[in-house]
RNA sequence: GGAGGUGGCCGGGCGGCCGCGGGUGACGAUGUCACCUGAGGAAGGUCGGGGCUCCACAGGGCAGGGUGCUCGCGAGAUGCGAGUCGGGGUGACCCGCAGGACAGUGCAACAGAGAGCAGACCGCCGAUGGGUCGGCAACGACCACAGGCAAGGGUGAAACGGUGCGGUAAGGGCGCACCAGCGGUUUCGGUGACGGAACCGGCUCGGCAAACCCCACCCGGAGCAAGGCCGCGUUGGAGCAGGGUGGCCCGCCCGUGACGCUCCUGGUAGGCCGCAGAGAUGGAUGGCCGCCCAGGCGGCCGCGGAGGCCGCUGGACAGAACCCCGCCUACAGGCCACCUCCCACC
Numbered sequence: 001g002g003a004g005g006u007g008g009c010c011g012g013g014c015g016g017c018c019g020c021g022g023g024u025g026a027c028g029a030u031g032u033c034a035c036c037u038g039a040g041g042a043a044g045g046u047c048g049g050g051g052c053u054c055c056a057c058a059g060g061g062c063a064g065g066g067u068g069c070u071c072g073c074g075a076g077a078u079g080c081g082a083g084u085c086g087g088g089g090u091g092a093c094c095c096g097c098a099g100g101a102c103a104g105u106g107c108a109a110c111a112g113a114g115a116g117c118a119g120a121c122c123g124c125c126g127a128u129g130g131g132u133c134g135g136c137a138a139c140g141a142c143c144a145c146a147g148g149c150a151a152g153g154g155u156g157a158a159a160c161g162g163u164g165c166g167g168u169a170a171g172g173g174c175g176c177a178c179c180a181g182c183g184g185u186u187u188c189g190g191u192g193a194c195g196g197a198a199c200c201g202g203c204u205c206g207g208c209a210a211a212c213c214c215c216a217c218c219c220g221g222a223g224c225a226a227g228g229c230c231g232c233g234u235u236g237g238a239g240c241a242g243g244g245u246g247g248c249c250c251g252c253c254c255g256u257g258a259c260g261c262u263c264c265u266g267g268u269a270g271g272c273c274g275c276a277g278a279g280a281u282g283g284a285u286g287g288c289c290g291c292c293c294a295g296g297c298g299g300c301c302g303c304g305g306a307g308g309c310c311g312c313u314g315g316a317c318a319g320a321a322c323c324c325c326g327c328c329u330a331c332a333g334g335c336c337a338c339c340u341c342c343c344a345c346c
Base pairs, nucleotide, nucleotide: 001342002341003340004339005338006337007336008335009334010333012292013291014290015289016288017287018286020038021037022036023035024034025033026032027031040317044328045327047326048325049324050323051322052223053222054221055220064219065218066217067216068215069083070082071081072080073079084098085096086095087094088093099214100213104212105211106208107207121153122152123149124148125147128146129145130143131142132141133140134139161179162178163177164176165175166174180204182201183200184199185198186197187196188195189194227273228272229271230270236264237263238262239261240260242254243253244252245251293315295313296312297311298310299309300308301307
């Protein structure tokens, strides 16, 4: 100098004018003024949990859904941290939809002879049986009909371990040595997942569970348009001839002829609460101007570089709606820290 990795942060600043929501206060009050306050890292998606609210609920089971390596944190989670294992990268580092395929049922396109009790297309063999020829016979030669063979070729993502020696009619873990893999036992390290080592075994087929399924654990439903309180009108139900004044009576006043009055019920419109140091219930948090800052483009000065000056341009994704913890997704431009690889120089 170039190319990257991880983690974190910012994501315009100041001033002026006009305006908006909420709260408080004052006043000459159906308003006007003053003061205070007013979006984000994701407010977004509404994906996983919790609080809160109403409904349901003895207990257990079925169905359905979710989760699935270990330890720790956490109220909890499909969360976070550190690890294990597997995969990718030269590396920093990244990714993982990470239980079980001797419980059972199933699947594997195309190609290929054969893909699930492996398989004979090309090929190899002729020990055994058969045929032909030769031979007195033993036997030999030939054929490749029965048959034997999984080594070689070829197909495929995958074909029942690899290399070598022996053995064989030809072959084959058929036998042996080493290697790989699987299982078992012992031992060492680790809280654990797991890892290392030694010995033994049969020499040994696998893949898919994001196919059904099995195992373990977890899960009641709906959501602030939850829900609570008040409640115009209307509907429904009940009652109704007396009441007031006054100690009492008369008197006076009011009311009653029901299409009226009184009370009650539920609850619509609507209001309040739920509801918050933003907070509505059709949703405020904005606009303009000036200067500055990061960035971009162009021009000039400068031998070039560093740098300076001028002009133009210029700041993304996105807008709370009950709250909180997480996850995921979007994001112009920029900053910081640590680390890796390559090249050059000292």

The prediction has a mean pLDDT of 76. Bacterial RNase P class A from an Actinomycetota bacterium, 346 nucleotides, folded computationally. Of the family's consensus pairs, 90% are formed in the model. Rfam family: Bacterial RNase P class A. By type it is a ribozyme. Lineage of the source: Bacteria > Bacillati > Actinomycetota.